Record summary
The RNA shown here (transfer RNA) has 77 nucleotides and comes from a Thermoplasmata archaeon. NCBI's taxonomy places the organism under Archaea, Methanobacteriati, Thermoplasmatota, Thermoplasmata. Its Rfam family is "tRNA". Rfam links the family to the GO term triplet codon-amino acid adaptor activity. It is annotated as a transfer RNA.
RNA sequence: GCGGGCAUAGUGUAGUCUGGUCAUCACAUAGGCUUGCCAAGCCUAUAACCCGGGUUCAAAUCCCGGUGCCCGCACCA
Numbered sequence: 001g002c003g004g005g006c007a008u009a010g011u012g013u014a015g016u017c018u019g020g021u022c023a024u025c026a027c028a029u030a031g032g033c034u035u036g037c038c039a040a041g042c043c044u045a046u047a048a049c050c051c052g053g054g055u056u057c058a059a060a061u062c063c064c065g066g067u068g069c070c071c072g073c074a075c076c077a
Base pairs, nucleotide, nucleotide: 001073002072003071004070005069006068007067010027011026012025020057028046029045030044031043032042033041050066051065052064053063054062
């Protein structure tokens, strides 16, 4: 340099193909219930779509560019 894959709460992760309710679930954190206490369990809440642009009534999702990480190939030696 070329090609491919990935990027979503503090952590992990679903959703992307086929655009459409307030973006899913678990852990975590905070509050509450329960309990003699703790743990466990239950309820509620908190916080996220890598960056920019385009298309569209509507974009995590489609298109273009960029950044970072991973894999393969090439170049150099």